A computed fold for a 265-nucleotide RNA from a Lachnospiraceae bacterium, annotated as Bacterial large signal recognition particle RNA. The coordinates come from a structure-prediction model, not an experiment, and the mean pLDDT is 76. The sequence is in RNAcentral, with records from ENA. It matches the Rfam family "Bacterial large signal recognition particle RNA". By type it is a non-coding RNA gene.
RNA sequence: CCGCACUAGCCGGGGAGAUAGCGGUGCCCUGUACCUGCAAUCCGCUUUAGCAGGGGUGAUGUUCUGUCCCGGACAUUUUUUGUCCUGGCUGCCCUUUACGGGCCUGCGUUGAAGUCUGGGUCUUACGCAAUGGAUACCUGUGAACCGUGUCAGGAGGGGAACCUAGCAGCACUAAGCAGGACCAUCCGUGUGCCGUGAGAGUGCCUGGGCCGAGCAGAUCCUGAAGGUAACGCAGGGCGGAAAAAGUACAAAACAGAAUGUGCGG
Numbered sequence: 001c002c003g004c005a006c007u008a009g010c011c012g013g014g015g016a017g018a019u020a021g022c023g024g025u026g027c028c029c030u031g032u033a034c035c036u037g038c039a040a041u042c043c044g045c046u047u048u049a050g051c052a053g054g055g056g057u058g059a060u061g062u063u064c065u066g067u068c069c070c071g072g073a074c075a076u077u078u079u080u081u082g083u084c085c086u087g088g089c090u091g092c093c094c095u096u097u098a099c100g101g102g103c104c105u106g107c108g109u110u111g112a113a114g115u116c117u118g119g120g121u122c123u124u125a126c127g128c129a130a131u132g133g134a135u136a137c138c139u140g141u142g143a144a145c146c147g148u149g150u151c152a153g154g155a156g157g158g159g160a161a162c163c164u165a166g167c168a169g170c171a172c173u174a175a176g177c178a179g180g181a182c183c184a185u186c187c188g189u190g191u192g193c194c195g196u197g198a199g200a201g202u203g204c205c206u207g208g209g210c211c212g213a214g215c216a217g218a219u220c221c222u223g224a225a226g227g228u229a230a231c232g233c234a235g236g237g238c239g240g241a242a243a244a245a246g247u248a249c250a251a252a253a254c255a256g257a258a259u260g261u262g263c264g265g
Base pairs, nucleotide, nucleotide: 001265002264003263004262005261006260009057010056011055012030013029014028015027020046021045022044023043024042034054035053036052037051038050061259062258063257064256065255066254067253071249073247074246076244077243078242079241080240081239082238083237084236085235086234087233091231093227094226095225096224097223098222100221101220102219104217105216106215107214114210115209116208117207118206119205120204121203122199123198124197125196126195127194128192129191130189131188132187133186134185135184137180138179139178140177141176147172148171149170150169155164156163157162
């Protein structure tokens, strides 16, 4: 150096998370690199760190180091953005105030503002009216018997004349019923263009007198005071995104180094 047969090793790795720590299932990134069972209220191990079983490949395999860098993680600074809380000592907004000021409009010598006086409206008492009901009044009707008068017939008494009681009828009435009228009386009524008095009061309307030129409204501006957390602003909290320079990892790729056994030639 070649051939044959074995063995070691290998048959993915990494990140975050979880864990005393390691690995796995699960999530994520790479990338293609066996199979079965177990496994997130977990499964199996102990620094030699998945456990159990099977299979393939096999020292042109495997391990280590370096370069490069997909990828995610952490923290700092800056920028940007979302949301929550707080703040009326700031903007915005609102109210009040100044015999304020400006502009516009309305009223005003057919009398502004001011002042005096009267009335109505308001409450209440009495009266009046209205109104509802009732009584009284007028008319009509109205009692088989238990209202009155007259009482045919019939009944009774009497020698007779006559007398007695009395039904029906008729008339007049009682209780009752119906209608009318509006003169009288009684009771009632948050009905009233009414009368008299007492009270309340400037809210509204209205009359008269004195005086003689302003008064009122809206809006804007200035000053002062007070208020409001919707928006802006300020501060703080919790997140998202981007950039810069970092930290520790880091797949794949590339380079280098290291590394078995036996037999035969």
A source record names the gene ffs. The organism belongs to Lachnospiraceae, within Bacteria.